Source information
A computed fold for a 126-nucleotide RNA from Salipaludibacillus neizhouensis, annotated as SAM riboswitch aptamer (S box leader). The model forms 97% of the base pairs in the Rfam consensus. Lineage of the source: Bacteria > Bacilli > Caryophanales > Bacillaceae > Salipaludibacillus. Its mean pLDDT, the model's own confidence on a scale to 100, is 82. The sequence was found by an Rfam model in a public genome assembly.
RNA sequence: UUCUUAUCCAGAGUGGUGGAGGGACAGGCCCUUUGAUACCCAGCAACCAUUAAAUCAAUGAUCGAUUGAUUUAAACGGUGCCAAUUCCUGCAAGGAUCGUUAACAAUGAUCCUUGGAAGAUGAGAG
Repeated sequence: UUCUUAUCCAGAGUGGUGGAGGGACAGGCCCUUUGAUACCCAGCAACCAUUAAAUCAAUGAUCGAUUGAUUUAAACGGUGCCAAUUCCUGCAAGGAUCGUUAACAAUGAUCCUUGGAAGAUGAGAG
C1' cells in the first nucleotide's frame, strides 16, 4: 500500500505528565485553559491466540484418544477501544408534512426508512 471478510445504536477514570488545539476529509454541529490533542497508568470489550466445560461430526479402535465445528465461561498473551450512534449529513431509492399552483405535474424546506459510498478496527492473503 492493495484485496477478501466480520463488526461499528452496548461499554470504559473526579488519576499523573504537559500546555493549545481537537472531533479522518467537506459542510454542519460540537469538545476544549473548569486544561484539548498526545504520552503514562487505571479501565472497557472479547476480534485473534490460549485455557476450561458442554453438544455434534469425523478418524483411529473402546480409550473417552485425536481433529474439526458450535455454544458458554475466564481475561495471564497480540491488537483494539476509552465525549457525542462511525457526533450528523455527503450518493441513490421510497415515504410523510408544509409552501408555491384553480388542479395536476414540477420544485423548495423539514423529517423518516432502506441500501450504498467513505472511514475505523480485527482476522486472513498479496